[in-house]
Molecule: transfer RNA
Organism: Candidatus Berkelbacteria bacterium CG10_big_fil_rev_8_21_14_0_10_41_12
RNA sequence: GUCCCCGUAGCUCAGUGGAUAGAGCGCCAGAUUGCGGAUCUGGAGGCCGGAGGUUCAAGUCCUCUCGGGGAUA
Numbered sequence: 001g002u003c004c005c006c007g008u009a010g011c012u013c014a015g016u017g018g019a020u021a022g023a024g025c026g027c028c029a030g031a032u033u034g035c036g037g038a039u040c041u042g043g044a045g046g047c048c049g050g051a052g053g054u055u056c057a058a059g060u061c062c063u064c065u066c067g068g069g070g071a072u073a
């Protein structure tokens, strides 16, 4: 240089054109407990790396770009 994969919550990931974007762990509060832990219940936290485009509708498709990983010489 060329090609491929990944980027969504604090972390690990799901979501493969249409529902208010979800789960586990973590965090906060409450219940329970002599206090913790464990367990149970509730809650906060994201506009999906950035920009542009296609579409009635984009996390999802296309282009450019940024970051990470890999293949090739």
Stems, first nucleotide, its partner, number of pairs: 001072007010025004018056001027043005049065005